[in-house]
RNA sequence: CGAGUCGGCCGGGUGGUCGCGGUCCGUCGCGCCGUACGGCGCGGCGGGUCGAGGAAGGUCGGGGCUCCACAGGGCAGGGUGCUGGCUAACGGCCAGUCGGGGUGACCCGCAGGACAGUGCAACAGAGAGCAGACCGCCGAUGGCCCGCGCGAGCGGGCACAGGCAAGGGUGAAACGGUGCGGUAAGGGCGCACCAGCGCCCGGGGCGACCCGGGCGGCUCGGCAAACCCCACCCGGAGCAAGGCCAAGCGCGGGACGGGCGGCCCGUCCGAUGUCCCCAGGUAGGCCGCGUAGAUGGAUGGCCACCCCCCGGCUCCGGCCGGGGACAGAACCCCGCCUAUAGGCCGACUCGCCGU
Numbered sequence: 001c002g003a004g005u006c007g008g009c010c011g012g013g014u015g016g017u018c019g020c021g022g023u024c025c026g027u028c029g030c031g032c033c034g035u036a037c038g039g040c041g042c043g044g045c046g047g048g049u050c051g052a053g054g055a056a057g058g059u060c061g062g063g064g065c066u067c068c069a070c071a072g073g074g075c076a077g078g079g080u081g082c083u084g085g086c087u088a089a090c091g092g093c094c095a096g097u098c099g100g101g102g103u104g105a106c107c108c109g110c111a112g113g114a115c116a117g118u119g120c121a122a123c124a125g126a127g128a129g130c131a132g133a134c135c136g137c138c139g140a141u142g143g144c145c146c147g148c149g150c151g152a153g154c155g156g157g158c159a160c161a162g163g164c165a166a167g168g169g170u171g172a173a174a175c176g177g178u179g180c181g182g183u184a185a186g187g188g189c190g191c192a193c194c195a196g197c198g199c200c201c202g203g204g205g206c207g208a209c210c211c212g213g214g215c216g217g218c219u220c221g222g223c224a225a226a227c228c229c230c231a232c233c234c235g236g237a238g239c240a241a242g243g244c245c246a247a248g249c250g251c252g253g254g255a256c257g258g259g260c261g262g263c264c265c266g267u268c269c270g271a272u273g274u275c276c277c278c279a280g281g282u283a284g285g286c287c288g289c290g291u292a293g294a295u296g297g298a299u300g301g302c303c304a305c306c307c308c309c310c311g312g313c314u315c316c317g318g319c320c321g322g323g324g325a326c327a328g329a330a331c332c333c334c335g336c337c338u339a340u341a342g343g344c345c346g347a348c349u350c351g352c353c354g355u
Stems, first nucleotide, its partner, number of pairs: 001351010012306007020051014053326001057337002060335005065238004077234005082096005097111001098109004112229002117227002119223002134168002136164003141161002143158006176194006195219002197216008242287004248282001252278003255274002257269004307324007
């Protein structure tokens, strides 16, 4: 200098002016209550003060709060799933382990169990779940043929029975790899090394797991975002939750009234009277509700200067024009995910050059 990786942060500033919402103070007007002082409510004006975000968004996970349900345990159903911590909790965060990718900084991972059981694997292919033989190799042994031999037999041929799985070929996956020996040909058949699996031992780590050594020829595996098994967790609905006050009409209850009755209790009747009392509940209001906080839902517009970006012009001093994103609380909080013009800071990696 160039190319990258990771982490953090800002996301326009100042002034003027016009306006919006909450709240407090003052003042004026209206309404209601009250004998009055006064109190309450609504509205106007003036002043003070406060007034969106890193995501307020999606509403995905969790919690607070509220109401309903609920003895305990089990079944069913759902969720989570390497390890250790953090947290009120989480499917979140931090640190690690393992696997995969990158030259590297670093990144990605729905990462328990396939010797509990059941099951799945299209197409291709000979064979795909107690594997298999199309091409191929062999044909020791048995068979057939030829030759030699008196004979036991020996030599040669065929590829009939049969043997083999090294090589070719198919596939996502074909029952270890390389080499030597051995063999009729071959094959872990035998051996050495390597890889894997299982068991054992030693060491490190809280742990997932890692390092080292030995033994066994033990040598196919995959899928559990298939059922399933294991471990842990999970009641439902949501601020239109829910709570308080409470008009009018109607209905209900009580009292007064009437029937049964000697009386009380009880029971029945009222299509009906009272303007005497009461309860529940509706309209409505208030709370829930937060030093932003509504329910027609406020937090904005314009101007000037400055800042950043783009384009044009330039006498290199600047000038002109355009642009500054994503988006906007509605019960609150912790996370995750998604959107975002432009810019700043720090740590680190790789390549090239110079000293």
A computed fold for a 355-nucleotide RNA from an Actinomycetes bacterium, annotated as Bacterial RNase P class A. It matches the Rfam family "Bacterial RNase P class A". The family's RNA type in Rfam is ribozyme. Taxonomically the source falls in Actinomycetes (Bacteria, Bacillati, Actinomycetota). Of the family's consensus pairs, 90% are formed in the model.